[in-house]
Order: sequence, then C1' cells, then structure tokens
RNA sequence: GGGUGAGGUAGAGGCGCGGAGCGUGGUGGUACCCCGUUGAGGUCGGGAACCCAUGAAGCGGGGGAAGGACACAUAUCCGCCGAAGUCCCGGGCACCCAAGCCCGGAGGCUGGGCUCGCACCGAACUAGAUGCGAGACUGUCAUCAGUGAGUGCCCCCAUCUCUCUGAUGAAGCGCUAUCUCACGC
Repeated sequence: GGGUGAGGUAGAGGCGCGGAGCGUGGUGGUACCCCGUUGAGGUCGGGAACCCAUGAAGCGGGGGAAGGACACAUAUCCGCCGAAGUCCCGGGCACCCAAGCCCGGAGGCUGGGCUCGCACCGAACUAGAUGCGAGACUGUCAUCAGUGAGUGCCCCCAUCUCUCUGAUGAAGCGCUAUCUCACGC
C1' cells in the first nucleotide's frame, strides 16, 4: 500500500418515508331536528340487542351539521434513510364474529417514487390506505464493451483509478466514507 472477518460512527438515493398542526373545500341540501300527510315497519357485513300507534319506512314543506385513512393550497415543526409498509404472533378498545383503531414482538417479504388495471377496506361520497399485476423512470453494486482524463524523469505503450455512455444481472442483512479489533500477505 492493497486484502478477509466482526463491531462502531457519519452519509447518499428524491414529487424520499412517517407523524403533528393551520385554512378552505368536498362529503351535502346528506345525517339530524320541526310541521303536515300516510299508517307498520326500521336498524352499516352477519348475529344479538335496540327504536316504533307517545307514530316506522315513504311523500311534501321549513331548518340544517360534523368527523375520519378525503382533496387542494400555504408554509411550519418533529423523527428519520428498513426510512416505512405489509404478513404473522400476543394483548387492549368495542355486546360477539368479521372489519377498524392502539400497544408490543421473534421472524418472512418489499431498493425508491410515478402511471394504469384488478381485488379489498371504508355506512356513503370526492378520494384515499393496502395487496397483486403490468409499464416506463430512477439510485446502488457487480460484470462486459466503449469515450475522455489522470497515473513512471520525458514521449509512446501497458497496468491501475475516476467521469460519462450502453448492455446484462442482483438486492437494503445492501452501498459509500471512516475508526477499532482480529487474521493473513
């Protein structure tokens, strides 16, 4: 100087990930309330349970919301780069199951965002979360090929290194830099 293994630290990918907060919309003339009419049903996926002649559903009139895993806009704060999501296991909320929400966890899968389609969740709705598939894009490393630059005292050549281009392949338990320890040359 260049290696191998283990551990630590700091970083990179960009519409990057997750969370919180503010405003306006949308949900919607919907839910709900009142009056009239009418007269027996109504109740989110299922069940149970509940409401109802002290008036169910429907129709007409009057009044008329909110939340969330929603959208847009503004720009702020926090934690970060397996960020995070999902599958699975356990516990809790909820009358039970399913779904949903919260907490914890050994392990499995996914490098990242975007578009489209399907499925599913969501009472409903604009949309959205997630999963699967397809499409191009992008980052990292490896291999091969090519261009340029640097590298011995000078030139050429060779070797090596770096940038860029193309192709192929792989996966974040990765990659880059650096420190410590051990091993070996």